[in-house]
RNA sequence: GGGUGCUUAGCUCAGUUGGGAGAGCGACGGCCUUACAAGCCGUAGGUCGCAGGUUCGACCCCUGCAGCACCCA
Numbered sequence: 001g002g003g004u005g006c007u008u009a010g011c012u013c014a015g016u017u018g019g020g021a022g023a024g025c026g027a028c029g030g031c032c033u034u035a036c037a038a039g040c041c042g043u044a045g046g047u048c049g050c051a052g053g054u055u056c057g058a059c060c061c062c063u064g065c066a067g068c069a070c071c072c073a
Stems, first nucleotide, its partner, number of pairs: 001072007010025004019056001027043005049065005
């Protein structure tokens, strides 16, 4: 330098008709317990990497850029 894949909550990851942004763990609060853990219930937490384009409408399609991983040179 070229190619492929990935980038979504603090962490690990889902998300197929293009129309609701989610799960587990973690955090916080409550219940339970003498207390803690476990368990149960709930709450908060998001620039869907960045910028542009298409569209009535974009995490999802297109282009560029950035970062990470692998392959080729």
Molecule: transfer RNA
Organism: Gammaproteobacteria bacterium